C1' cells in the first nucleotide's frame, strides 16, 4: 500500500479433546483481515474450587516490541 499476481490467516456456528472457568488445540465452515504473523511490556476487556497484595484469559479492541510476504504509479 493498486481493483496486480502468486499465495496466505480464518468471525459467527458446528463436530471431538483439554480447562473450574475466561478460553485453548483439531476438524468442518467463512464474517472478515496487509501483519488477524509471533510477543501480556502499557491501556483495556473477561475468568476463577475466592491463597486476592493472588492464579489466569483475550494479539481477530488500542498502543508497543521483534520478525516478514508480494509490490504498479
Nucleotide at each position: 500500500g493498486a481493483c496486480a499476481a502468486g499465495g496466505g490467516c480464518a468471525a459467527a456456528c458446528u463436530c471431538g479433546c483439554c480447562g473450574c472457568g475466561a478460553g485453548g488445540c483439531g476438524g468442518g465452515g467463512a464474517c472478515g483481515c496487509a501483519a488477524a504473523g509471533c510477543c501480556a511490556c502499557g491501556g483495556g476487556g473477561c475468568u476463577c474450587c475466592c491463597u486476592c497484595u493472588g492464579a489466569g484469559c483475550c494479539a481477530g479492541c488500542c498502543g508497543g516490541g521483534c520478525c516478514g510476504c508480494c509490490g504498479a504509479a
Background
Predicted 3D model of a 73-nucleotide RNA (c-di-GMP-I riboswitch aptamer) from a soil metagenome. The model forms 100% of the base pairs in the Rfam consensus. Rfam family: c-di-GMP-I riboswitch aptamer. Rfam's curators write: GEMM was predicted in a large-scale screen for bacterial structured RNA regulatory elements. Gene Ontology term of the family: cyclic-di-GMP binding.